The RNA shown here (small-subunit ribosomal RNA) has 1405 nucleotides and comes from an uncultured bacterium. Model confidence (mean pLDDT): 83 of 100. Rfam family: Bacterial small subunit ribosomal RNA. Gene Ontology terms of the family: structural constituent of ribosome and ribosome.
RNA sequence: AAUUCGCCCUUAGAGUUUGAUCCUGGCUCAGGACGAACGCUGGCGGCGUGCUUAACACAUGCAAGUCGAACGGAUCAUUUACGGCAUUUUUUGUUGUGGGUGGUUAGUGGCGGACGGGUGAGUAACACGUGAGUAACCUGCCCCUUGGUUUUUUGGGAUAACUGCUUGAAAGGGUGGCUAAUACCGAUGGUGCGGUUGGUGUCGCAUGACACCGAUCGGAAAGAACAGUCUUUGGAUUGUUUGGUUGGGGAUGGGCUCGCGGCCUAUUAGUUUGUUGGUGGGGUGAUGGCUUACCAAGGCUUUGACGGGUAGCCGGCCUGAGAGGGUGGUCGGUCACAUUGGGACUGAGAUACGGCCCAGACUCCUACGGGAGGCAGCAGUGGGGAAUAUUGCACAAUGAACGGAAGUUUGAUGCAGCGACGCCGUGUGAGGGAAGAAGGUCUUCGGAUUGUAAACCUCUGUUGACAGGGAAGAAAACAAUGACGGUACCUGUCGAGGAAGCCACGGCUAACUACGUGCCAGCAGCCGCGGUAAUACGUAGGUGGCGAGCGUUAUCCGGAUUUACUGGGUGUAAAGGGUGUGUAGGCGGAGAUGCAAGUCAGGUGUGAAAUCCAUGGGCUCAACCUAUGGACUGCGCCUGAAACUGUGUCCCUUGAGUGUCGGAGGGGUAAAUGGAAUUCCCGGUGUAGCGGUGAAAUGCGUAGAUAUCGGGAGGAACACCGGUGGCGAAGGCGGUUUACUGGACGACAACUGACGCUGAGACACGAAAGCGUGGGGAGCAAACAGGAUUAGAUACCCUGGUAGUCCACGCUGUAAACGAUGAAUGCUAGGUGUGGGGGCGCAAGCCUCCGUGCCGGAGUUAACACAAUAAGCAUUCCACCUGGGGAGUACGGCCGCAAGGUUGAAACUCAAAGGAAUUGACGGGAGCCCGCACAAGCAGUGGAGUAUGUGGUUUAAUUUGACGCAACGCGAAGAACCUUACCAGGACUUGACAUCCCAGGGACCCGGCGUAACGGCUGGGGUGCCCCUUCGGGGGAAUCUGGAGACAGGUGGUGCAUGGUUGUCGUCAGCUCGUGUCGUGAGAUGUUGGGUUAAGUCCCGCAACGAGCGCAACCCUUACCGUCAGUUGCUACGCAAGAGCACUCUGGCGGGAGUGCCGUUGACAAAACGGAGGAAGGUGGGGAUGACGUCAAAUCAUCAUGCCCCCUACGUUCUGGGCUACACACGUACUACAAUGGCGAAAACAACGGGGAGGGAACCCGCGAGGGGGAGCAAAUCCCAUAAAAAUAGUCCCAGUUCAGAUUGCAGGCUGCAACCCGCCUGCAUGAAGUUGGAAUUGCUAGUAAUCGCGGAUCAGCAUGCCGCGGUGAAUAAGGUCCCGGGCUUUGUACACACCGCCCGUCAA
Repeated sequence: AAUUCGCCCUUAGAGUUUGAUCCUGGCUCAGGACGAACGCUGGCGGCGUGCUUAACACAUGCAAGUCGAACGGAUCAUUUACGGCAUUUUUUGUUGUGGGUGGUUAGUGGCGGACGGGUGAGUAACACGUGAGUAACCUGCCCCUUGGUUUUUUGGGAUAACUGCUUGAAAGGGUGGCUAAUACCGAUGGUGCGGUUGGUGUCGCAUGACACCGAUCGGAAAGAACAGUCUUUGGAUUGUUUGGUUGGGGAUGGGCUCGCGGCCUAUUAGUUUGUUGGUGGGGUGAUGGCUUACCAAGGCUUUGACGGGUAGCCGGCCUGAGAGGGUGGUCGGUCACAUUGGGACUGAGAUACGGCCCAGACUCCUACGGGAGGCAGCAGUGGGGAAUAUUGCACAAUGAACGGAAGUUUGAUGCAGCGACGCCGUGUGAGGGAAGAAGGUCUUCGGAUUGUAAACCUCUGUUGACAGGGAAGAAAACAAUGACGGUACCUGUCGAGGAAGCCACGGCUAACUACGUGCCAGCAGCCGCGGUAAUACGUAGGUGGCGAGCGUUAUCCGGAUUUACUGGGUGUAAAGGGUGUGUAGGCGGAGAUGCAAGUCAGGUGUGAAAUCCAUGGGCUCAACCUAUGGACUGCGCCUGAAACUGUGUCCCUUGAGUGUCGGAGGGGUAAAUGGAAUUCCCGGUGUAGCGGUGAAAUGCGUAGAUAUCGGGAGGAACACCGGUGGCGAAGGCGGUUUACUGGACGACAACUGACGCUGAGACACGAAAGCGUGGGGAGCAAACAGGAUUAGAUACCCUGGUAGUCCACGCUGUAAACGAUGAAUGCUAGGUGUGGGGGCGCAAGCCUCCGUGCCGGAGUUAACACAAUAAGCAUUCCACCUGGGGAGUACGGCCGCAAGGUUGAAACUCAAAGGAAUUGACGGGAGCCCGCACAAGCAGUGGAGUAUGUGGUUUAAUUUGACGCAACGCGAAGAACCUUACCAGGACUUGACAUCCCAGGGACCCGGCGUAACGGCUGGGGUGCCCCUUCGGGGGAAUCUGGAGACAGGUGGUGCAUGGUUGUCGUCAGCUCGUGUCGUGAGAUGUUGGGUUAAGUCCCGCAACGAGCGCAACCCUUACCGUCAGUUGCUACGCAAGAGCACUCUGGCGGGAGUGCCGUUGACAAAACGGAGGAAGGUGGGGAUGACGUCAAAUCAUCAUGCCCCCUACGUUCUGGGCUACACACGUACUACAAUGGCGAAAACAACGGGGAGGGAACCCGCGAGGGGGAGCAAAUCCCAUAAAAAUAGUCCCAGUUCAGAUUGCAGGCUGCAACCCGCCUGCAUGAAGUUGGAAUUGCUAGUAAUCGCGGAUCAGCAUGCCGCGGUGAAUAAGGUCCCGGGCUUUGUACACACCGCCCGUCAA
């Protein structure tokens, strides 16, 4: 310190279903781990670790030997004794025999090869773990003890080696002969041992054990070495050491038995015949069906037997807050196995990895006859595989075998080698250094960033290289002995020198820019990125993270409370069995008492070591190693406690049941019976239809239907009462009566005394449809037929119609069998109905029990909702759920006559599927309201001709945009050239246009030649403005020409990159906010409600109170009046001039209209209706004014602009052409079709406007367009400029016309460089279609529609278009919501790109 107690501490989430929300629910991620592998990269060291796959096959070497102090030989060296031979001068050499000494060791013999080492195939088992038992057992070597106290016997017989012969290719074998032992055999043997048997005592839970006294039987042995003495050299003897033998004990190691514990599967429910037990025999070291004979019929099993699948088990390891989950590699314990299967032998121990035998497969040798082998020992090889190392060194240490010992052996082990495979440590430098260098990247071109980073200066020396020294590990007193290894470590020298990568950067998740690409290439763990501006792909720069590693992949745990013991659910999300009876099981009322199984406490044994935790120690630290302690939550034993559970006994009545009395009820079964109605049959009356539908038809009917009356037959169902009323367990039950019968309820408190609750299996019941057999059959009615509807209509509708519906018996066993809510018990505010019973009370009514409804509080719930009939608070038991699809499918089992039911998966696939609620949108849902939306009207369009726009077609080009409303007489308020963007051809290239630089000229003007034209070539005149001046000139501004490059230029693309502008819903009445309140939340409230309005306009009410953008008003115009002013206007002056300002008019400024007044209605309001007055009356008429937003609406061709593209052309310019084409289709207009008209004649009344490159009068000419002319007018003055329709009086007489005017011919006019393509106008002539327009469709509510003319912009010229102006001047409606569009409320929704939605099936690709 761990420990105990208390405090403290420890427990993390995120993305993804939706337009948004809450919930349910899955998927995915962040963490840790690994015997790993792969990709990129790689300095060093320490400690670990390394075939997870083929228990696949193996070349080669090694891994188990040792003992001569057990034995006989053989052999070598040396020595000695005696010989032989040769050379002989000594002598030397060689050889034989005997002995000694020292070695070697094939064989006999002993011990060991049962350990150590490997692997995990088998095994679901007493195999393993843990705890017991063995009175049912064994144990070599080791320790203590005992005897033989000496048996060491001249007891015995063999046998290998050796030798002879022989066989075989070999491996090996046969046979004759010789020999030894601690080899083998015999004898001896106790108060000991064992067996058999008789007896006594003690003990044990039992079988039984122990001790003692007798009888009888049985069985042992081996020597060797050293030293001394003696010796006949054969040996004997003494001592020491060691070995052998008989018993006993210990230790160690095992055998066997038992309790408990740990996988999946019931789509495995029955299994077993030596099986379960007994007796006798056998067997074993020992118990036992272990084996055998006989006898009995047992044993196991839903607490999962038997079968199938998978797997060595554990200490531990990984993860986790824990409980758990996963795992069993290294290390340790244990089991099993050794090429596959079987078998025994030897031995203390094996049914034996490197022993034997047999069989199989395979490999090798072979002379083909026959033999040999077993790496899951260490290395190594092939193979398999994503993947796993050296044919290394040493027995120095630790250990093992043998030996007396020296020692020998040891791929155990100690070391080294290889691999970043893991953990740990360390380095790749440190300090200073801003000109913030160069380079890179980005850029708004200013700069920013890389970045003190580098360079440069000053240092250091970990590591590295070289050199010198140099261990511990050795126990041990002398000597000797180290594989690792000249290693670790120490010292010196050298020198920043040799040492950084990998992944990521859309969110989760730390970290952003550029370029390339363009739904391609690619990424991706989930959501998802990529279709021309990608922080998501690829590359670069930068940044973030980790770092000698970093990522990826596989697997496990976590997060996942997503299997929920801790710690979940089942009304609608997945999930209550269709219902009951009831077995096993689970759970169970009050009191007393005993026991002690559970429970609790204390003690004790065990829980191996390692691991883990704490505290120390040792390697420089750490990893690692190590000491001590703790823990190991478990199991056993002993003692104690007795509250609770359990169990035994006694007792109680409240749970439950019985009894007596009472009333209620479509409860059930069977039989009988009744009336109404339908249909059919018979008869009467009666006549032409009936029937049926949205409308029809099929059908029935003159053979008499339908209708109506009378009679009859037959079957089924029971009107009214009738009711969120009754009964039943559910399904279900309805005329009436009878018989039999089940249950519930109330009152009483007499009896029993916990007898109870639930209920897996089991059994029973179980709508409709369906099936079988036999009846029955009126109506209805699947199938079927016909008629309709429809594009079709195997449907909905109609006419018929068979099974069936009904009865009896049997089967089926399912339903949205629903309250989508299992059963039972207790508790927890109320209010109000209703069915049955009871009590009190005169009554009203009150109280109470059981049932059945509604509302509602707390509480619960994701919300909706539930709320004493709980979905609340608790207890008990059962059933069921674990993402969607596949699928309630397949296979198997069971049931069924069949149909089918029940039980019930997987592959594969998706990232969701789902519940409740919210806001919108939508509805051939509902309510309210508005609008020329309809209706009521008027005039049209659609038919004709022409004009114009569009589509299409054509073309060299017919430039382009706009496409439902909201494109189409639109951009275009005016295309002959120009415009012009298009086409053909000709030209130019710093450019037609802008800025800057250089040189030169010089403002500039007038010609000529040439070209299709521009361009081009060329002549002449002329020298300007400002400043200085030496008067020669110089400089400058503007301008022109030439030159160089920066650049210009683009009506090229993208309106889906944009700004601005515009359209539209819609001048519709809406759209929002702050604070508050409600809701977990999205949101709601306000803004809803009752009225009212043109209006979210106003009033009232209200958990809302206020506010903003919209509405309205303010602005312009018009209608009336007053006042002021007034010329160019006006005129009461005959004209002119002049005068005047009353009137008309013009321009200012005011007034007037405010539902103000009256009445009625309304809520005493807001307001509506009517009226008066008034020029005008309820917004007086018209205009401008367009909320939040929608449509990726329109426009890059008004303009601006990002990006992309072109740069002698996609730029600029010129001539000509085209935009004007023409089979056709559509839109918008004009003119008509005529008599409300045409024509000619004569003749009235406007307003808005415009005018100087203009409008142009009078007058003259022309039939006319027009020409000449040029007064007056920058305009209330002059001019354009006669308004037309109307009105008047004529003519035409209903016709393709005296309508209509297209088209065409001729002749003219005007504008303009120029009217051919391609303008307008005039005159004469020509005289087309067209006689009121199909389906369909447009505008308009009053000075409006209709009709009539006039002016203007654009413009040289060119409107039937556009924008304005006035003249004449109607009809109809005041109604409701049918169509269209819109607003508000409500409802449903599986829609949210929002119904042009979503989505199902079939077929095809």